[in-house]
Context: one part of a larger RNA
RNA sequence: GCCAACGAGUUUUAGCAUACUGCGCGGCUAAGCGCCGAUAAAGCGUGGAGCCAUAGGGAAACCGAGUGUGAACAGCGCGUUAUCUUUCGAGCAAUCGAAGGGUUAGUAGUAUGCUAAAGACCCGAAACCAGAGCGAGCUUGUCAUGAGCAGGGUGAACCUAUGCGAAAGCGUAGGGGAGGCCCGAACCGUUGAGCCGUGCAAUACUCUCGGAUGACUUGUGAUAAGAAGUGAAAAGCUAAUCGAGCCUGGUAAUAGCUGGUUCUCUCCGAAAUAACUUUUGGGUUAGCGUCAAGUGUUCCCCUCGGGGGUAGAGCACUGGAAGGUUUAGACAGGGCGAAAGCUCGCUUAACCUAUCAAACUCCGAAUACCGAGGAUUAAUAAUUUGGCAGUUAGACUCCGGGGGCUAAGCUCCGGCGGUCAAAAAGGAAACAGCCUAGAUCUCUAUUUAAGGUCCCUAAAUUCAUGCUAAGUGCACUUAAGGAGGUGAAAUUUCUCCGACACUGAGGAAGUUGGCUUAGAAGCAGCCAUCUUUUAAAGAAAGCGUAACAGCUCACUCAGUCAGAGAUUUUGCACCGUAGAUUCAUGGGGCUAAGCAUGGUACCGAAACUGAGGGCCCUUCACAUGCGUUGCAUGUGAAGGGCGGUAGGAGAGUAUUCCGAUCUGCGUUGAAGGCGAAGGGGUGACCCACGCUGGAGCGUUCGGAAGUAAGAAUGUUGGC
Numbered sequence: 001g002c003c004a005a006c007g008a009g010u011u012u013u014a015g016c017a018u019a020c021u022g023c024g025c026g027g028c029u030a031a032g033c034g035c036c037g038a039u040a041a042a043g044c045g046u047g048g049a050g051c052c053a054u055a056g057g058g059a060a061a062c063c064g065a066g067u068g069u070g071a072a073c074a075g076c077g078c079g080u081u082a083u084c085u086u087u088c089g090a091g092c093a094a095u096c097g098a099a100g101g102g103u104u105a106g107u108a109g110u111a112u113g114c115u116a117a118a119g120a121c122c123c124g125a126a127a128c129c130a131g132a133g134c135g136a137g138c139u140u141g142u143c144a145u146g147a148g149c150a151g152g153g154u155g156a157a158c159c160u161a162u163g164c165g166a167a168a169g170c171g172u173a174g175g176g177g178a179g180g181c182c183c184g185a186a187c188c189g190u191u192g193a194g195c196c197g198u199g200c201a202a203u204a205c206u207c208u209c210g211g212a213u214g215a216c217u218u219g220u221g222a223u224a225a226g227a228a229g230u231g232a233a234a235a236g237c238u239a240a241u242c243g244a245g246c247c248u249g250g251u252a253a254u255a256g257c258u259g260g261u262u263c264u265c266u267c268c269g270a271a272a273u274a275a276c277u278u279u280u281g282g283g284u285u286a287g288c289g290u291c292a293a294g295u296g297u298u299c300c301c302c303u304c305g306g307g308g309g310u311a312g313a314g315c316a317c318u319g320g321a322a323g324g325u326u327u328a329g330a331c332a333g334g335g336c337g338a339a340a341g342c343u344c345g346c347u348u349a350a351c352c353u354a355u356c357a358a359a360c361u362c363c364g365a366a367u368a369c370c371g372a373g374g375a376u377u378a379a380u381a382a383u384u385u386g387g388c389a390g391u392u393a394g395a396c397u398c399c400g401g402g403g404g405c406u407a408a409g410c411u412c413c414g415g416c417g418g419u420c421a422a423a424a425a426g427g428a429a430a431c432a433g434c435c436u437a438g439a440u441c442u443c444u445a446u447u448u449a450a451g452g453u454c455c456c457u458a459a460a461u462u463c464a465u466g467c468u469a470a471g472u473g474c475a476c477u478u479a480a481g482g483a484g485g486u487g488a489a490a491u492u493u494c495u496c497c498g499a500c501a502c503u504g505a506g507g508a509a510g511u512u513g514g515c516u517u518a519g520a521a522g523c524a525g526c527c528a529u530c531u532u533u534u535a536a537a538g539a540a541a542g543c544g545u546a547a548c549a550g551c552u553c554a555c556u557c558a559g560u561c562a563g564a565g566a567u568u569u570u571g572c573a574c575c576g577u578a579g580a581u582u583c584a585u586g587g588g589g590c591u592a593a594g595c596a597u598g599g600u601a602c603c604g605a606a607a608c609u610g611a612g613g614g615c616c617c618u619u620c621a622c623a624u625g626c627g628u629u630g631c632a633u634g635u636g637a638a639g640g641g642c643g644g645u646a647g648g649a650g651a652g653u654a655u656u657c658c659g660a661u662c663u664g665c666g667u668u669g670a671a672g673g674c675g676a677a678g679g680g681g682u683g684a685c686c687c688a689c690g691c692u693g694g695a696g697c698g699u700u701c702g703g704a705a706g707u708a709a710g711a712a713u714g715u716u717g718g719c
Base pairs, nucleotide, nucleotide: 001719002718003717004716005715006714011118012117013116014115015114016113017112018111019110020109021108022107023106026052027051028050032046033045034044035043056063057062066078067077068076069075082103083102084101085100086099087098088097089096090095121260122259124257128250129249130248131247133246134245140224141223142222143221144220145219146218147217148216149214151183152182153181154179158175159174160173161172162171163170164169187211188210189209192207193206194205226242228238229237230236263652264651265650266649267648268647273286274285275284276283277282287391288390289388290387291386292385293384294383295382298381301374302373303372304371305370306369312363313361314360318357319356320355322353323352324351325350326349328347329346333344334343335342336341394420395419396418397417398415399414400413401412402411403410425436426435427434440613441612442611443610445609447607451603452602453601454588455587456586460600462599463598464597465596466595467594473590474589481575482574485572486571487570488569489568490567491566492565493564494563502559503558504557505556506555508532509531510530513527514526515525538553541552542551543550614642615641616640617639618638619637620636621635622634623633624632625631626630653708655705656704657703658702659701660700662698664697665696672692673691674690675689678687679686680685
C1' cells in the first nucleotide's frame, strides 16, 4: 500500500413542542401491598396520597371577574376561554353591549424533534493526585572486603667517605630511592578526522589522542528513592524513561482545538451582519432558512404630497491663497541725497480682477426615504405566533468614499448592486468572483445570446468607404521627450505684372569707418552704423587669414515655369523601447486574416422553441370510501414550478431479533458464493435463470434495535 472483518448521536430521568391513541357531565395514579412466577424479570389487581386543569391580580397580607398602584368612584398595567354566526340596542363611524346557536378546550400514554443532568456522537493530549506500591543487577555517592598497574627515565630527603673553614656552613664521590614527577603497554578515558547513518551497533568501527602509584582502576557484598535520593554542579544521574522514575488506580480526566461520522429519492434553501462578551478561529440574542397554524393583498408597482443640504455650483459668512490700486502705520530696514525728500521693502485696512474648502454656504439636484390615494398581478408575495436550525474567517467585480504613493490580487466603510461561496453550460487560449445564461429526464430537431466566420476550429478568403508599411497590428498594456513618416481639416501670405526652387551674372565705391591693438582691413573687442553709384549690394548673416587674401549669404537682373510658403487642430504610424537556442497575436500564419465607420448573411449554449416521458404545488371536474358538512384515495384537465453547500421538511430501501400470518419454501437442494447478460423500480434495492454450496430460510402486518463504511497518520488479521 491493497483486501477482509470491526469501527462513531446511545441509554435513563425530567421539561417543551408536534402527531397519534384512551378517557373527557374532568384526566392520571406514585410508593407500598396482594396474585402469578424461580424468594427473579415481565404481567394482573389494589392503592386517589398527590399532580395537572377548572380564575385572576398582587412582593405579600389579601381581594376576586376582577385585582395591583393610588387619597381616588380617576387614569394606567395585567386579567375577565377563543372563534364563527343570527337578532336587538348605542354610536356619524371604527366599535361596544345584551340574548340565542355551532365548534373547540383538558389529561395520561406512545412515537418523533430539541433542551438539561449524566463519559452523552467517536478517537486524541501534555498534565494533576493517590498508594506504610515496585525499582540503585544501568548509573551517582558512601561503607566493608579483595584484586590490578610491562618496561624505561629523572634522581628529593637522608646516610657514608672525604676536602676546605675559627665557626656558621660549603663542596666532591659513593650509597639511597621520594614524587596527585617524565616517556610508554595492560587498564581507564574519548581530542580531531574518517566511516556508519533502513548501521555490525537505539552511540559501533578505523586512525589519531588524554591519564597510566593515583582525587587511580576494578570484582564481590551492602546502603541512600520519587517533591525524594545522589551529585568535584551538567538541572547531570536514579534500569535505552528525568525541570520530577516506573506501575496500578482516580479515569471514558479535560480539550472553546484537529481528524472522522456508514443507504436512497422528493420539496424549499441560508450566513459570513448588528449588539454584548477576560471577547475577537468560542458563545448568547436579533437578522437571514425551513416546517406548522393563522391574517387575507397588508408585498411589489404607478400617481400625488412631504422634509432634506449630498453631487454640482458659489464666495453672501468662516477661513486659505495670487495679482493690482488706494489708505494708514512704524522709522526696525536697503539704495540715492547736504537736507527736505524720493524709491524699494514691511505691516495694516478697503476696493477691483481671477480663485480654493470633509469639519465654509447666498444656492442646490438626480436617486433614496416617509405618508396618502389608485390599479393590476393571486404566488413558493407580505406579515403574526410557535417547533427546528445553520451562520457571525467571506472573495472578487462595478459605483461612492477614508487610509496608502488617486501603489498592491493592499486595507477599512457604504450600495436591502452583481457573481462566486452554494452554479453546471457557452465565451474570455488555459482562468471561483468578468461577459452570455440559471442544467427535471431523453432526442444525430429549431432559433438565438455573449463571442465569432483563412487553417488548426462550426460559420464570409462577405460588401462599401477610408487609413496603416511599422509585421505597427491581429486579447490587455508602456511615459516624458524627439522627428521635413504619412492622411484629413482649418486659418493665412506670395503668385502668369512670373511666386518657391534651380541655373547664369552681379554682390560695388568713400573705406584698411573711428577707437583699441604687435596686427584688427565687413567678420577678437568697444563706439557709430552714414553717404554715393546703382537693377541691386549690410560700415555686413556665416566659413576663413597672424593680418590681408579667398568662398558663400542677404539684396538685384536674366533664363525657366505653375503653384509655393507659414501656423493650428487631428487620424494612423516612427524613435525613445536593452540578453544571450524560436516561447509567443493560443499556434500556423496574415499587407489583411490589421485599424476605423456602416451594411447583409451565417455559426454559436444544458438559454428559447419543437417531440416524448417523470415528479411537486394550486384550482376545477369525475369516481370510490367514511360520520352528511368535509376529509382521504384514484383518474383527467388547466396554470405554475423542479441547480444547490450549511440547514429545515417529507417519503422510502436494506440488515438482525421478537409476535402474528401464509395450516408458506427446502436434500426433487435452504442460507451464502460466482456470473459486465433477463425482468421490475426515479433510486436505495427487489425478482428470475445457470453453476457452486450442503441445512436451514422466506412473504405480509406490526414491534424492538449492537441497523447501512471509503476515508479517522483508525483497530485486528492476511498478502
A computed fold for a 719-nucleotide part of an RNA from a Minisyncoccia bacterium, annotated as large-subunit ribosomal RNA, domain II. The prediction has a mean pLDDT of 81. Rfam family: Bacterial large subunit ribosomal RNA. Gene Ontology terms of the family: ribosome and structural constituent of ribosome. The RNAcentral record of the full RNA draws on ENA.